[in-house]
Context: one part of a larger RNA
Molecule: small-subunit ribosomal RNA, central domain
Organism: marine sediment metagenome
RNA sequence: CUGGGCGUAAAGCGUCUGCAGGCGGUUAUGAUAGUCUUGUGUUAAAUUUCAGAGCUCAACUUUGAAACUGCGCAGGAAACGUCAUGACUAGAGGGCAUGAGAGGCAAAUGGAACUCAUGGUGUAAGAGUGGAAUCUGUUGAUAUCAUGAGGAACACCAAAGGCGAAGGCAAUUUGCUAGCGUGACCCUGACGCUCAGAGACGAAAGCGUGGGUAGCGAACGGGAUUAGAUACCCCGGUAGUCCACGCCGUAAACGAUGGAUACUAGCUGUGUGUAGUGUCGACCCUACACGUGGCGAAGCUAACGCGUUAAGUAUCCCGCCUGGGUAGUACGGUCGCAAGACUAAAACUC
Repeated sequence: CUGGGCGUAAAGCGUCUGCAGGCGGUUAUGAUAGUCUUGUGUUAAAUUUCAGAGCUCAACUUUGAAACUGCGCAGGAAACGUCAUGACUAGAGGGCAUGAGAGGCAAAUGGAACUCAUGGUGUAAGAGUGGAAUCUGUUGAUAUCAUGAGGAACACCAAAGGCGAAGGCAAUUUGCUAGCGUGACCCUGACGCUCAGAGACGAAAGCGUGGGUAGCGAACGGGAUUAGAUACCCCGGUAGUCCACGCCGUAAACGAUGGAUACUAGCUGUGUGUAGUGUCGACCCUACACGUGGCGAAGCUAACGCGUUAAGUAUCCCGCCUGGGUAGUACGGUCGCAAGACUAAAACUC
């Protein structure tokens, strides 16, 4: 080491692609360094086990046998594994038809709201709060009408709804583009699963350069509150929020649940498609497939709960955990403009 685990106790990498590696469908024949078997040789002694013997017993000593563990050689077996050759279609992939969708990228357009500017009407208030004040307003505000400008976000539809690997995605239209479902056949013929390292993507905040800035708004200024008030409330307000390009690479990146495959009662919603029944046609109804919810048999679980979307029953592969603190820290290394990220201890202490 061989153990036990990972929804909530420590523990699933944020997500995907994928080389090496590990594992791998049905069937025929052949081979066989894995595997099994026979014989033989070796595996020093001591040790171990068994049966005896010797010290008065025992420990101890000693005789004989055996065992253990591996290896060599020779012969045999061929189920499994592997290899070779051939075949197959249930896995996988492709073709055809068809369908749904906020999937992605780019461009154009639209209305509501808001702010500002100009002009008209109009006059003393407005705004704000628990109450106030700071603040705005007679250089005419607030209110109202018209015109214009600007930036950001897209009410209703909207849903337990849809799409995406995840992050995430919502006005409309167009263009480009990716994935997915269903149907009946056709084609390829195991081409598969997982994946250390590696690569790609990755909310918000933050960073660099250049734009943009309506609203909101860290910091900051002021007014209140208060014993104080570096806050909560109010008036302002810069970065930022937006765009382009480049970085950062982290989140309660959560279903706190890695991926794949198979099997194991149902009931009830909902999304998409197909078929059937039915109809003039449609709706309804029934069945099937894929997705997404609720409740539950068996089973599982410490309990909560999970329960065909498993946390059930099994197999394969990867990641991770091993008492609390120190600490996701120090040091070293890699990456980064920086902020920092990743990797990752110990002394000591309970």